Annotation: Predicted 3D model of a 497-nucleotide part of an RNA (small-subunit ribosomal RNA, 5' domain) from a bacterium.

Context: one part of a larger RNA
RNA sequence: GGAUGAACGCUGGCGGCGUGGAUAAGGCAUGCAAGUCAAACGGGCCGCCUUCGGGCGGCUAGUGGCAAACGGGUUAGUAACGCGUAGAUAACGUACCCUUUUCUCAAGAACAACUCCGCGAAAGCGGGGCUAAUACUUGAUGGUAAUGGGGGGACAUAAGUCAUUCCCAUUUAAAGAUUUUUCGGAAAAGGAGCGGUCUGCGUCCUAUCAGCUUGUUGGUGAGGUAACGGCUCACCAAGGCUAUGACGGGUAGGGGGUGUGAGAGCACGAUCCCCAACAUCGGGACUGAGACACUGCCCGGACUCCUACGGGAGGCUGCAGUCAAGAACAUUCGUCAAUGGGCGAAAGCCUGAACGAGCGACGCCGCGUGUGUGAAGAAGCCUUUCGGGGUGUAAAACACUUUUCUAUGGGAACAAUUUUUGAGCGUACCAUAGGAAUAAGAGGUUGCUAACUACGUGCCAGAAGCAUCGGUAAUACGUAGGCCUCAAGCGUUAUCC
Numbered sequence: 001g002g003a004u005g006a007a008c009g010c011u012g013g014c015g016g017c018g019u020g021g022a023u024a025a026g027g028c029a030u031g032c033a034a035g036u037c038a039a040a041c042g043g044g045c046c047g048c049c050u051u052c053g054g055g056c057g058g059c060u061a062g063u064g065g066c067a068a069a070c071g072g073g074u075u076a077g078u079a080a081c082g083c084g085u086a087g088a089u090a091a092c093g094u095a096c097c098c099u100u101u102u103c104u105c106a107a108g109a110a111c112a113a114c115u116c117c118g119c120g121a122a123a124g125c126g127g128g129g130c131u132a133a134u135a136c137u138u139g140a141u142g143g144u145a146a147u148g149g150g151g152g153g154a155c156a157u158a159a160g161u162c163a164u165u166c167c168c169a170u171u172u173a174a175a176g177a178u179u180u181u182u183c184g185g186a187a188a189a190g191g192a193g194c195g196g197u198c199u200g201c202g203u204c205c206u207a208u209c210a211g212c213u214u215g216u217u218g219g220u221g222a223g224g225u226a227a228c229g230g231c232u233c234a235c236c237a238a239g240g241c242u243a244u245g246a247c248g249g250g251u252a253g254g255g256g257g258u259g260u261g262a263g264a265g266c267a268c269g270a271u272c273c274c275c276a277a278c279a280u281c282g283g284g285a286c287u288g289a290g291a292c293a294c295u296g297c298c299c300g301g302a303c304u305c306c307u308a309c310g311g312g313a314g315g316c317u318g319c320a321g322u323c324a325a326g327a328a329c330a331u332u333c334g335u336c337a338a339u340g341g342g343c344g345a346a347a348g349c350c351u352g353a354a355c356g357a358g359c360g361a362c363g364c365c366g367c368g369u370g371u372g373u374g375a376a377g378a379a380g381c382c383u384u385u386c387g388g389g390g391u392g393u394a395a396a397a398c399a400c401u402u403u404u405c406u407a408u409g410g411g412a413a414c415a416a417u418u419u420u421u422g423a424g425c426g427u428a429c430c431a432u433a434g435g436a437a438u439a440a441g442a443g444g445u446u447g448c449u450a451a452c453u454a455c456g457u458g459c460c461a462g463a464a465g466c467a468u469c470g471g472u473a474a475u476a477c478g479u480a481g482g483c484c485u486c487a488a489g490c491g492u493u494a495u496c497c
Base pairs, nucleotide, nucleotide: 001497002496003495004494006493007492008491009490010489013367014366015365016364017363018362019360020359026323027322028321030320031319032318035066036065037064040063041062043060044059045058046057047056048055049054073278074277075276082203083202084201085200086199087198088197089196092195093194094193097191098190099189100188101187102186103185104184105139106138107137108136114129115128116127117126118125119124145171146170147169148168149167150166151165153162154161155160176183177182204250205249206248211241212240213239216238217237218236219235220234221233222232223231253275254274255273256272257268258267259266260265280301281300282299283298284297303314304313305312306311331357333356334355335354339353340351341350342349343348370400371399372398373397380391381390382389383388405434406433407432408431409430410429414424441486442485443484444483445482446467447466448465452481453480454479455478456477462469463468
């Protein structure tokens, strides 16, 4: 000198764009943050019509489907195939989407809702009975599917591996709805996107950590997985790693990037993007295409709350907000208008994602706080050698302008679509009117370092980044005036280069 997610002091006019819990991954009141589908299904309630059979429409608890594994948060843990990069998967998976082919036959038994009864303070629970389905079960059919066996082929000395083809046997499918032409369902193959796994290389400090390891290292067999594998188990062998730093300890999420620097480098990893990990702490599985699942389940611990004391409920590291701790970090705001996501045939519903607004000079950028004329020069203040000098064209005064401000009027884009649809917003912007009107400070002034006098003080009070200054003429302390620098900021502190 540059930089900052900064804080503190003094000061503070406006706008745009950004940015804002870095500490206690401490505890949380309250509201909201994941639903949707009635064109899968049987009910219930309400309204209308009724030929009294019922029909139509709306709402909805339940069954069922899809979603809830995304989106959003945080960085505690992790020195690791976690991340980055380059590869491998002939060792794998894939709901929704796209392409292609074929199929969608038949039957049955239940359980919610509902109803009856009972238990409980509650949370909730139990029993009897009825019922539907794209829920469940059984059967049929079926191959380019799976499993097993066999034949042929290529490679290979062999064990075997590989692709492809043929034959046989066994096993496994499906669901309907509808406004009547659409939406679905099953099997198989391929694609896209996404994911799992493996490997080479790279990835902080410490030797005042030198030896570490028993599922450990390898094999055989079995189990398990979507999949290879000590992943797990039985048996067998005794291996495996290590000064090219094993093992231990400390610290830490990684990268794209950011800051600085001529560069090499050094330091950092906020915001935004990618990846990982976590969700009160620890453990576990279930469902599912996908989780060992932030606002799912079970168990244990701590904590908080309710209780009729028998027993129950909860998890803001979502958005706001609150307490605590801290030098320190915002609104319990608006809207789904746009973009995107979930569900739905659609209308649409949901969406604290998102878009906006609010607060903070926290940062960057831009604008303004007037312009011209105006005395050898008012007053005041400072100073003086008492003549004067400085503040100073500065003010006043005169003339002008209106960025900004205030008032009034008009008024967008963002909407994609023939129409309808804008939270922001009567915003941006435009016009008219008014009137210099609404707007300047902070730090410094011995040298480094741009800028000096007077008074007060008298090694006191104090200053200070360093050298130092102050003990009676202090340009260094305090005040005043002048001056210098930067400017809606200016200084201080902290940290990095």
Model confidence (mean pLDDT): 84 of 100.
It matches the Rfam family "Bacterial small subunit ribosomal RNA".